Notes
Small-subunit ribosomal RNA from an uncultured bacterium, 1485 nucleotides, folded computationally. The RNAcentral record of the sequence draws on ENA and SILVA. It matches the Rfam family "Bacterial small subunit ribosomal RNA". Its family is annotated with structural constituent of ribosome and ribosome in the Gene Ontology. The prediction has a mean pLDDT of 85.
[in-house]
RNA sequence: AGAGUUUGAUCCUGGCUCAGAACGAACGCUGGCGGCGUGCUUAACACAUGCAAGUCGAACGAGAAAGUUCCCUUCGGGGAAUGAGUAAAGUGGCGCGCGGGUGCGUAACACGUGGGUAAUCUACCCUUGAGUGGGGGACAACAUCUCGAAAGGGGUGCUAAUACCGCAUAAUAUGAUCGGGUUUUCGAAUCUGGUCAUCAAAGGCUUCGGCCGCUUGAGGAUGAGCCCGCGCCCCAUCAGCUUGUUGGUAGGGUAACGGCCUACCAAGGCAACGACGGGUAGCUGGUCUGAGAGGAUGAUCAGCCACAUUGGGACUGGAACACGGCCCAGACUCCUACGGGAGGCAGCAGUGAGGAAUUUUGCGCAAUGGGCGGAAGCCUGACGCAGCAACGCCGCGUGGGUGAUGAAGGCCUUCGGGUUGUAAAGCCCUGUCGCCUGGGAAGAACACAAUGACGGUACCAGGAAAGGAAGCACCGGCUAACUCUGUGCCAGCAGCCGCGGUAAUACAGAGGGUGCAAGCGUUGUUCGGAAUUACUGGGCGUAAAGCGCGUGUAGGCGGCUUGUUAAGUCGAGGGUGAAAGCCCCGGGUUCAACUCGGGAAGUGCCUUCGGAACUAGCAAGCUCGAGUCCGGGAGAGGUGGGUGGAAUUCCCGGUGGAGCGGUGAAAUGCGUAGAUAUCGGGAGGAACACCGGUGGCGAAGGCGGCCCACUGGAACGGAACUGACGCUGAGACGCGAAAGCGUGGGGAGCAAACAGGAUUAGAUACCCUGGUAGUCCACGCCGUAAACGAUGGACACUAAGUGUUGCGGGGGGGUUGCCCCUGCAGUGCUGAAGGUAACCCAUUAAGUGUCCCGCCUGGGGAGUACGGCCGCAAGGUUAAAACUCAAAGGGAAUUGACGGGGGCCCGCACAAGCGGUGGAGCAUGUGGUUUAAUUCGAAGCAACGCGCAGAACCCUUACCCAGGCUUGACAUCCGCGGAACCUCCCGGAAACAGGAGGGUGCCCUUCGGGGAAUCGCGUGACAGGUGCUGCAUGGCUGUCGUCAGCUCGUGUCGUGAGAUGUUGGGUUAGGUCCCGCAACGAGCGCAACCCUCACCUUCAGUUGCCACCAGGUAAUGCUGAGCACUCUGAAGGAACUGCCGGCGUCAAGUCGGAGGAAGGUGGGGAUGACGUCAAGUCCUCAUGGCCCUUACGCCUGGGGCUACACACGUGCUACAAUGGCCGGUACAAAAGGCAUUGCGAAUCCGCGAGGAGGAGCCAAUCCCCAAAGCCGGUCUCAGUUCGGAUCGGAGUCUGCAACUCGACUCCGUGAAGUCGGAAUCGCUAGUAAUCGUAGAUCAGCACGCUACGGUGAAUACGUUCCCGGGCCUUGUACACACCGCCCGUCACACCAUGGGAAUCGGUUCUACUCGACGUCGGUGAGCCAACCUCGUGAGGCAGCCGCCUAAAGUGGAGUCGGUGACUGGGGUGAAGUCGUAACAAGGUA
Repeated sequence: AGAGUUUGAUCCUGGCUCAGAACGAACGCUGGCGGCGUGCUUAACACAUGCAAGUCGAACGAGAAAGUUCCCUUCGGGGAAUGAGUAAAGUGGCGCGCGGGUGCGUAACACGUGGGUAAUCUACCCUUGAGUGGGGGACAACAUCUCGAAAGGGGUGCUAAUACCGCAUAAUAUGAUCGGGUUUUCGAAUCUGGUCAUCAAAGGCUUCGGCCGCUUGAGGAUGAGCCCGCGCCCCAUCAGCUUGUUGGUAGGGUAACGGCCUACCAAGGCAACGACGGGUAGCUGGUCUGAGAGGAUGAUCAGCCACAUUGGGACUGGAACACGGCCCAGACUCCUACGGGAGGCAGCAGUGAGGAAUUUUGCGCAAUGGGCGGAAGCCUGACGCAGCAACGCCGCGUGGGUGAUGAAGGCCUUCGGGUUGUAAAGCCCUGUCGCCUGGGAAGAACACAAUGACGGUACCAGGAAAGGAAGCACCGGCUAACUCUGUGCCAGCAGCCGCGGUAAUACAGAGGGUGCAAGCGUUGUUCGGAAUUACUGGGCGUAAAGCGCGUGUAGGCGGCUUGUUAAGUCGAGGGUGAAAGCCCCGGGUUCAACUCGGGAAGUGCCUUCGGAACUAGCAAGCUCGAGUCCGGGAGAGGUGGGUGGAAUUCCCGGUGGAGCGGUGAAAUGCGUAGAUAUCGGGAGGAACACCGGUGGCGAAGGCGGCCCACUGGAACGGAACUGACGCUGAGACGCGAAAGCGUGGGGAGCAAACAGGAUUAGAUACCCUGGUAGUCCACGCCGUAAACGAUGGACACUAAGUGUUGCGGGGGGGUUGCCCCUGCAGUGCUGAAGGUAACCCAUUAAGUGUCCCGCCUGGGGAGUACGGCCGCAAGGUUAAAACUCAAAGGGAAUUGACGGGGGCCCGCACAAGCGGUGGAGCAUGUGGUUUAAUUCGAAGCAACGCGCAGAACCCUUACCCAGGCUUGACAUCCGCGGAACCUCCCGGAAACAGGAGGGUGCCCUUCGGGGAAUCGCGUGACAGGUGCUGCAUGGCUGUCGUCAGCUCGUGUCGUGAGAUGUUGGGUUAGGUCCCGCAACGAGCGCAACCCUCACCUUCAGUUGCCACCAGGUAAUGCUGAGCACUCUGAAGGAACUGCCGGCGUCAAGUCGGAGGAAGGUGGGGAUGACGUCAAGUCCUCAUGGCCCUUACGCCUGGGGCUACACACGUGCUACAAUGGCCGGUACAAAAGGCAUUGCGAAUCCGCGAGGAGGAGCCAAUCCCCAAAGCCGGUCUCAGUUCGGAUCGGAGUCUGCAACUCGACUCCGUGAAGUCGGAAUCGCUAGUAAUCGUAGAUCAGCACGCUACGGUGAAUACGUUCCCGGGCCUUGUACACACCGCCCGUCACACCAUGGGAAUCGGUUCUACUCGACGUCGGUGAGCCAACCUCGUGAGGCAGCCGCCUAAAGUGGAGUCGGUGACUGGGGUGAAGUCGUAACAAGGUA
């Protein structure tokens, strides 16, 4: 210090998440030692038991017992001494208000800080003054009687005191009164003087020195009370609160001021600087975090406060309204004889309960501290220690060195090895902790002595022994760390992103690794990161965010000059800011944690002095801000009144006569009762064409014919005037489009709703015909809007250029119109710097600054609910939460893709043509169905006469049934035997099994044998698999597409994705070429180079050819000769827009022409860029992984792949006369053909398929060789002499074998079909169409495929439309990319929530009733020792009455929460239903 996550990618906005630190923690796994700390955060829930506050005999009276010793004894006991002036109890004093606990309450002078007290108190303590004289009467204890179960009382009697009560004395005490001084907030305070009045006391001990007490003053110290300034949480959906309330007077009360209380009087007091109300909470020093500012927190330690079962009350006392006191009331628990009593762990332990969770019913007063005491001492769960708990911090250990064959084992492996790993073993050492033995503290301070809970602890020495001591989490990215196996969207993981659907570094296990380590992880919480509430330190055109606009209150801010004040501000000094903590320095524990000493800091508050620049106050002035006045102009600024023409509609009349209207097309509608059209007249309402303009005016909304009246504002110019009067503006007030509402008018046109007609699957829409509110006017409401420049207002500053409006100045020419320059004010465009995430803004800022206001803080839920306010209503305004998501119809920009966006351009894409398919029959493939099996694959184009260039059986064959084999049909290695091999017999369907016979070769040899090849048997490694995965792959292929594209280097531009180049102007079949250009070049594609066809030349002429010559035949290149021609097949030539002309930019090129066999790529082929489709193929082959192994392998027989109600694709043959049939007759090209059985001639036979035959040919030699065509004849439009399916019969050929299931022939049979619906295919020239031929495969089988030639057309205006494609551009919410995205209702499930008759509870207020204890007041006839004047005395008490009052009760009101039939919407959920609203012009922007 950052990182992950929105996207295909980018930048930004923005949320979510992570890495850090911390904890009184808890949970999981694990656990050796020590030191120091810490330990009910929940139920202020309930508590058994023990202990936690007593002490003083030197204040006082009284005073045991057990035990021991002695004596007496009737042996039952009694007495004395001691125990002992002890215990226990009592009177009295002091303490018990400290210490300890808890955080309920409390938002408060509770706390913090700083002051005040002239408004106060302070026991014990210190200093100091004075005094302590003399009396009196009681009450406990005790004794006795008595009540009660108990707790606890009652009567009578005795008694002491430092207990109680008079009297005396007394002040600088208190009160009254009269003076003086000082201070003062003018209230008073203080000092001092005089007079009068009032008020004290207690003794004890003593060594007789004194000590401890007591009373009354003064002072101090300490502690406390009260008051004040400032600071101190959330909600404004709490906005008004208040009657003792605010003040006064008088009185009461208190230690003391005060409405603290009472009476009376006045009507005040508080509040937007947040009163009142609600919620939450003890506050602080500090603690955690953070760079800091800040945020969170308030355990332990320390200060303060509050509380002590709940509520109330007082008593005592110096102090309490009192944790271990009292009284009353309530709840609860316990005891009870039922009459009545007792109790309060939020003290220390401990128990139950609650809870995720928090310890021992320990030791000791040795230390520190406290109470009492003169002291000894007693008491002390304060405290000191120990115990439990890894709860935290700190420290230590679990060994060190050496050790390579890199052992074994594990894991992985490409099988070579790698890794665990110097790790282990082994060898040599050491001894921390723990264990054993011995020694052994400090802490102790009291003059000395004595005194240690911890503790035989720490520590020291010695001994033995590597022996007893390592785990936890993680390893996809963030984030350090990787492999194997299992699993197969299962089981599971997950902090975020996300993993898992058969090759998971993400699940689980293992090996290995990484990080921490006696701990490690998880969970929770806080701060941080988060500049994500922004004071430091953010924003608001489009991301969330400028109020619709103005006027203006409070507030905030504010021009120039001078003087003054000193509040802010600055400087210096003083006080305070407790200690502890943090920080620094140093010291003590072996170090550290911990702790001790010193310092610093504590940014704050108070106070004194000083300064006067700035802010502020006061005073005086100034004119530039602001305003006033004057002048002439501009304007749809506003309000009211009047007025004009055009048009629509309606009414009346004329003409006229069949339609009009409307639409994409129609229909509804209107019209012969006369429409539309047209002419004339009239009525009425609304709106104002042209001018008209990024022109004007207004704050905004908004404002448009013309005229008049009234009226607001701005600008310009000006010699005057005021003198900061200013800016902004929370609340408030006003204005505020359209729609809507109320009342009353008005109503031509238009037009929600509504009706009808269309459209449509539907059409509650879009279109059409009608049509009511409304639109208009007046008055009153509403108060919203994409009220937008999505840009608050004011002021200042910061380049230019160019329009336009208003006013002004100057100049020129001139006819007044005109032109140029210039100032101010407005309104536009372009653009520099600068800004911005970018787009863009840019003197009209979104630039640079100042001031003020408003607003924002992830998306959804939601601008919703509830509450308040406003409204007649509709509704508006203010405005949440639960829940849910990891992003968001978040921004801008980029590249694509897409569009029922645009432009340009191609293609048999359409069009123009020709012929087909779709109908029929058959063939073939597919789907489906069937089947034991009908093997498998291919699936829109780009599967379907496809893999298959050929399934009758075997083979093929992968499928089914059956019979067999198990190292296997095939490969390598090993052992044994035999060469190999051939023949025969038997069982069997065959495979296979059994048996017999023949037969020996080659190489080496030491003659024993060995080896190679081959066969058989055996063993195990292994073979084998057309089993799965084409979504693990290679290779090959299809497709877009032979479309013209796809990229790179360097440079440049951009924050970046990216762009540029490749866009543009031309041109091309072409990213072909030219020109231009921040690009310059290059690569893969295009083209060319290759093959073939077309022309020519050369060479070569046999098997080819035959022009000339010769010979021969019935005829034929048949023969000689020849190689001219054809041809064959090799090498060349030829074509390049080269030439001419037009066009074009002087270009590229294009158009036309010449020549030429061929002309603008001459025809055809081969050739397929980057990539796309997880396209196809694991069944061609190869191959990872998985699976089978007497079977998913192998062999054999038979069957199947040929099934058949159907459906589709591709074809063949047809439907006929451009034809069928018969006869005659002509002309190809290319290809193929035997060493083992091919092509097969002539000739003969058969109607024919074919048979016989076998010449010739290893091929330019021999063989196979056309059909349509042409000539002639016949048929005459018919289901035919068309068509040939189907079926019957008879055959031929191949083959072991044609049943399932071949082809062909002949005879007979003679089906559908008469040109094919919607739809759809091919083709632009030697093409389509038509005709035949050959080949591969192959024993046989071709309508398929591939190739070949023969005959040989029609049409293309053109690019609007359909399809596909290319380039540019535009929009986008798409990026799996339009087969995209996505909205709402409904249905189902779950979740949270609003309303809701009502119901339950909490809390608060209020009125009234009742009213305990108690203080106070009244009364006090009853009762009473002290005093007195002796009584009806003073004084006191009980009792009674009254005020107040806790609790309780009744009624009402508010508020919060729970439940709630039913109901409303919301969210989420896998593939549900209906439609298609939005995103492209989203098909109605």